[in-house]
Context: one part of a larger RNA
Molecule: small-subunit ribosomal RNA, 5' domain
Organism: metagenome
This record gives sequence, structure tokens and C1' cells, in this order.
RNA sequence: GGACGAAUGCUGGCGGUAUGCUUAACACAUGCAAGUCGUACGAGGUUUAUUCAUCCGGCGCUCCAGCGUCAGGAUCGAAUAAUCUGCAGUGGCGGACGGGUGCGUAACGCGUAAGAACUUACCUUUUGGUGGGGGAUAACAAUGGGAAACUGUUGCUAAUACCCCAUAAUGCUGAGGAGCUAAAAGUGAAAACUGCCAAGAGAGAGGCUUGCGUCUGAUUAGCUAGUUGGUGGGGGUAAAGGCCUCCCAAGGCGACGAUCAGUAGCUGGUCUGAGAGGAUGAUCAGCCACACUGGGACUGAGACACGGCCCAGACUCCUACGGGAGGCAGCAGUGAGGAAUUUUCCGCAAUGGGCGAAAGCCUGACGGAGCAAUACCGCGUGAAGGAAGAAGGCCCGUGGGUCGUAAACUUCUUUUCUCAAGGAAGAAAAAAUGACGGUACUUGAGGAAUAAGCACCGGCUAACUCUGUGCCAGCAGCCGCGGUAAUACAGAGGGUGCAAGCAUUGUCC
Repeated sequence: GGACGAAUGCUGGCGGUAUGCUUAACACAUGCAAGUCGUACGAGGUUUAUUCAUCCGGCGCUCCAGCGUCAGGAUCGAAUAAUCUGCAGUGGCGGACGGGUGCGUAACGCGUAAGAACUUACCUUUUGGUGGGGGAUAACAAUGGGAAACUGUUGCUAAUACCCCAUAAUGCUGAGGAGCUAAAAGUGAAAACUGCCAAGAGAGAGGCUUGCGUCUGAUUAGCUAGUUGGUGGGGGUAAAGGCCUCCCAAGGCGACGAUCAGUAGCUGGUCUGAGAGGAUGAUCAGCCACACUGGGACUGAGACACGGCCCAGACUCCUACGGGAGGCAGCAGUGAGGAAUUUUCCGCAAUGGGCGAAAGCCUGACGGAGCAAUACCGCGUGAAGGAAGAAGGCCCGUGGGUCGUAAACUUCUUUUCUCAAGGAAGAAAAAAUGACGGUACUUGAGGAAUAAGCACCGGCUAACUCUGUGCCAGCAGCCGCGGUAAUACAGAGGGUGCAAGCAUUGUCC
């Protein structure tokens, strides 16, 4: 000199764009953050329509009964159709994305360059198929248990839930003969649309292997038995492999630093520097790891799963003491810690995501607003004229000098400010649809009106005098000032530098 996710002191007008718990991966009240599909299904409700039934009424035949008839009425009657279904149930897809954090990790974790023994829901594309049958079960009803959480028994029922049979290659197994393997329907008057099954290809995604690179310590020198290898046997995985197991061999790593210990997420980047380097890894982007702590699997195309399950532990809460409930390192917010870090806001209008045939629903992702001079950038706090120079302050050699064209005063201007009126783009494929927002912006009116501080002035280092103090009080980055004329302390006048900031502290180059 530059930089900062900064903090502190004094001060503070506006706008734009960014950024905002670096500490306790400490504990969390409350609300919200992942649902959706009725064109898979049962069940139920409302209203309407139609048909049927029953009753009442009218009319006709008729003594009655009965029959026929009706744009008549009623029904807590039935069926069908349309429509709807909050909280729930079966079923499908999604809750493995998106969002957070940096605990762990010195590692194929990351970066880079290669590789072979793999998987892939949704999407695109190609080929072929979608036949027949069956038994359950939730919801529900009945009845129990329990304070609750929840749960038992009996009975009923549906499906794109589940099962069986058939069919079977281009798929799988096999040297071959041969053998094995599937499906589901829904909507619609129909056409058709959406599905379903098997197989191939693609795209994108993921798992795995390897070379090289990746902090410090030798006051850590030896480490290793599944350890190293097996063209031995077996198992396991989507997949190679001691990944696991039995047997056999005795290997493997290490001063080119193994092992151990400490520290640490890695990178694109960021800061600095002429560069080489050094430092760093907030925001944004890629990868990894984690989700109260430890362990485990289930489901699934995908997890060993932040807002899923089970076990153990710590903590908090409820309890009728028998037993239960919970997990903000999601968005806000609270306490604590700390020098220190924001609103319990608005909206799905845009972009994107999930579900759905669609309408649409959900979305603290996201888009916005709010707070903070935290940073960067921009603008303003007026402009021109105005005295041999007011008053006042300070200095003085008492003549004067200086603050100083500064002020007053005159003439202008209106960025900003206040008020009023109008008022967007962002929204498309015909219409409709904007949180931001009556915002940005535009126009008019008013009036210099609403707006300057901070540090320094001995040398380094731009800027000097007076008064007070008297090695005191104090200053100080270094050298050093202060003991009676201190340009170094304190105040004042003046000056210098930066400016909505200035200075200090901290850290890095």
C1' cells in the first nucleotide's frame, strides 16, 4: 500500500447492487418447510334428473271391489346417471430431489488423466404382447383392553393390491439336446387417449478400479495374520476383488518417511504480488461427509434414508406411574456462548420441482419486501456575483495580520426533499392471470429549502501559533516528548488529509 462475512469509538442525507452466527455439530417454545392422484379402488354424503315401487288425490269403466289412466302430490323407499368428498382407508408415483451444516475424513475423500467386471424409476426410440381363473384384506360394522399413545377378537367387501394357469424369444441358463421367465386395466357413445408386460438401443444419472498430485512432526522407525499371494474349493454382490470362508504358500509396506501423533472437508476460485510465490476455501458453482450420540437393517430403480423404521444411550416433555412422545446442521424465531451477524414478513405473478389426462394442488426452493453505512458504486448537502475586507474569534512588534468571498446582501437553480396527479415492463399462443406495488418512472407545485463529519499537524508524514500544566497530569507505531517560554501533554485559533464517512483494533499478502 492492498484486502476483509469483520468488530469498536465518534458521526450520519439518499439511491443501486451485493453480503450478513467466522463462537456452542450448544439446547430449543411456536408456526410453516412434501405432497399429490376420484381417469386405480372400496365406502360415504349433498343436490339434480330418469325409471321403478308404495301411499294419497283426480278422471274413466263401475253398485262395490278391481282395472286403466295422469307433464298431480308425498316417501329418513330402491336403482341408475351426473356431481362432491374435509379428516381418514386400500393402491400408484414422489418423500434418495430441492434446502442446511462442515462433525468426521490426510482418504481413490478431492483434483486430473485413464479404465472394465456393472446398474439405471421417470424420458426418447424399436419390436412383440396385454388370454383365462382364484383366494384374501383395510376401510366399515359389532364387541373388548388402555389415562393416553395405541391395540385385540369376530364378521363383510373392492381394485391398476396379491396369487395360480396358459402363452414364450430376440431375453436368461446351458457345450448341446433342452429348459426357464410376463402382463392391468381406466376414461370415452365411438374414434381414440392414458396405462401394463417382455426384450433391444439411446440419453442423462450412478456404483467400481488405476497412474499422478494433495498440511505438519523422526523429541513417532519399524508396521502388518485376512495381513500378502493362489490358473485351489465354496459363498456373496448389480458388478472386479480377502468382499467373506476353508485350505496352501510366507508374503506385503517402510528414510522416495511406512506406522503413529497433530491439524484439516477438497476443488473451481478469492486476497496479495511485477512475477515466482505466499495466504485462504464466507457468498456463487462442482464433489464428499453428516442429520441428538452410537449401531442396524427394511422398503425401493435409487437410501442403509435431515422433517421413515428398529435397538441402545444422553437430554427434554406427558402420565391415571402401568406406560408413552420428541429431535431446527430447513425458513423465521428463542435462550446460551460471543467483540459480533437480520423479520416468528408477502407471494406462488416469474423460474424450477413433485403429483395429476387435465383443471389444479403442494413448494420458507425460489421471486420479493423488511433490518444493518457490513462492503462496493453513484448522487447530494447549492450556483454566480458580492469589501483594500462588516461584526466577532485568534494572533500581534498595537502599525496591523488572519478566519475571509467566507458571511450578510443580490440574482438564479431544484438533483434531493415535501405535496398532488398519472403510472409501468417483468405475461405468454385468443382471453384471463403481478407478490413486488400505486413501487420504479413521468408530470406539476413549493421553497436554499431537509443534509458534514472524523482523524491528524516533532521527524518518518501533508499541516503552527497562543494559553494552561511543570518528569505532574498525560502522549506514544518507531525514534522519543513532559523537570516554567512544550509546534510532541490539555484547550483554543489556524492549517492538512479523507469524506457519509473517518479513525482505531484484529487477520492475510